[in-house]
Context: one part of a larger RNA
Molecule: small-subunit ribosomal RNA, central domain
Organism: metagenome
Order: sequence, then C1' cells, then structure tokens
RNA sequence: CUGGGCGUAAAGGGUUCGUAGGGGGUUUGUCAAGUCUGAUGUGAAAUCCGGCGGCUCAACCGCGGACGUGCAUUGGAUACUGCCGAACUAGAGUUCCUGAUGGGAAAGCGGAAUUCCAGGUGUAGCGGUGGAAUGCGUAGAUAUCUGGAAGAACACCGGUGGCGAAGGCGGCUUUCUGGCAGGAUACUGACCCUGAGGGACGAAAGCGUGGGUAGCAAACAGGAUUAGAUACCCUGGUAGUCCACGCCGUAAACGUUGUGCACUAGAUGUGGGGGGUACUUUGGUCCCUUCCGUGUCCAAGUUAACGCGAUAAGUGCACCGCCUGGGGACUACGGCCGCAAGGCUAAAACUC
Repeated sequence: CUGGGCGUAAAGGGUUCGUAGGGGGUUUGUCAAGUCUGAUGUGAAAUCCGGCGGCUCAACCGCGGACGUGCAUUGGAUACUGCCGAACUAGAGUUCCUGAUGGGAAAGCGGAAUUCCAGGUGUAGCGGUGGAAUGCGUAGAUAUCUGGAAGAACACCGGUGGCGAAGGCGGCUUUCUGGCAGGAUACUGACCCUGAGGGACGAAAGCGUGGGUAGCAAACAGGAUUAGAUACCCUGGUAGUCCACGCCGUAAACGUUGUGCACUAGAUGUGGGGGGUACUUUGGUCCCUUCCGUGUCCAAGUUAACGCGAUAAGUGCACCGCCUGGGGACUACGGCCGCAAGGCUAAAACUC
C1' cells in the first nucleotide's frame, strides 16, 4: 500500500469561513492527455518455467523456446474521464412580496426582591440547627412603617416552545446589524460540495490594567460534629462573580453520533409559512393538503446487544478528521503559542 472500523467497546476535530487538493448536473462539437487496441524497438547473460539433448540415473551441464507483467516510438478506436468551444436549467445564487424569532451590538428606561443608611412605632430577644454554639441585640436588635442609596439578576408569560455555526441567547423601548422559512415571477447559467495547512469565533475558571461590589462566595477565621474532621452543617468572609479594554483557548465544548446531497412504509404531538372545502359573529373555527423546523412511537432495514429507524445508527455517493491491547502517558524531550497558569503537537524504556 492493501484491510476493518469510529452513539455506548479504541476512534468525529469545540464550531465555522475558506487556500491548496479531491469530487462534481444536462446536451453537443473538436482534440485524443488518461483509457482500450495493433505494430516496431528495447527489456544482457545466468536464474525461474516448459521442450529436447549430454554425463549409466540424478544433482549438474548444453541447445533452442517461453517469460521478462515495463519503457519508448508509431498506426488506430472514442464509450467513459479530461482540455478547449457552444448551449441548457432540475444544483447554486440574485430579485420581489409575506412572515416568525431570548440571533448579535450599543444607548436609555422599569418594577419586585436583597443589603445598607436616616427617621417613626416598639421591647427583649433575634438568628441558626438534627440539637446546639459561634454571631447580632438594652449603645435598642429582630419585627413593622416612611424616605433614601447601591449593585446584581429579570418572577409570572415559559412551553422535549423559539433563535443561533457552535459556545450560547430571556424585563421593556429605540437605533444599527446577521441569518432563516414560505410564496411568486423574472434573471445569472454549474457560479457547486468537501476542505490538509490557515483565519475567525469559542462556556466556566484563570491572568493584566482601570473601575465597581448589593447578594452569593473558593481561600481564610470561628462554632459544631467526630476517635480525628485540614469536610459535610452553622456564623462570618477576601479574591471572584459585574463593567471597559486586552489575554487565555480549554470542557461530560455531548446527540459522547463530521459536513453535503440523494433515496427508502406509516402513526401522532408541537412551532412557523402557503393553498383549499365547509361553517362563520368576517375576528376566526374545524377539517384536508403542502413546505420548513422540533419531539414521541414504530414497518422494512440495521446493530454484538442496547437501541437507531426520513432529524437513521437504513441504502448509496463525495470530501475531511480520527482509531489499532491496558498501564507508563491528556506524560518526558524538542518545537510553536502564552504575562503566567498552562495550551497544542507527542514518544520510549519498563511492565501486565
């Protein structure tokens, strides 16, 4: 190289855009590069293979043949692939109309709650637990009322409901902005798919500088528990959590299921759009149908089984990534990146 695989056994890259490369719709013409075919030359000898022959046989040896799967030159074929040319519209895109949306960014606003501050009422407890204690409180707490301040998060609606490539996104309004679905005609005319490297994005935690800090809360302190208790429980509490800018680049980044396209019975719920019959209080309602999304159950099929089953793990094609016994080892060394923490790439000895 050939092979078998990747939901759970080892194995899908966190996601996406895209370079090279790989693959590529329908019709037609030219060429003849790939492809197929003929001829010629070459492909040393020995060896191997088959034939004949020589040593009494064999080993061994001789003769002539085949082979030498290849290369070069040349003649031909044109289905398929390819180059070039022409054309098409079913892929892809553009345009118009309609629609849904927590998609993204910025600014402004709102109410509930919490804590704190000031004041009123009021008096001896509050708080906390399995039970307690630490803690708070006669310097007037807890409770309750009024006013004020601050920060953070947005109850109900809320839904295996919506949007986003993923991470993720939820109070309201405005501005800017991305994607998507349906319907319609016209236009472009294969402009497409995938994508090694590469770029961008990427939860939480963490880092740098500056701000902010109500609640919560690593670390830490105290109280308990306990044989001990560096914990679980309680009282406190700093980083952090929040904002701006810049890093980090990881995750059970999971559907543990790469992306795209096509095909293959149904049933039922739900979100968005279109069409239609009937009814209608003209707002709509029921039903049928169709496209897109999101769930459930199952036929065929598939699977080691569990299960999957048109949102496939079924049947195929294209391209990428990855796996090859456990430990050593998401390690060492080296390289690259990072302020650091560390990240990416990634062995071996040894051992079972």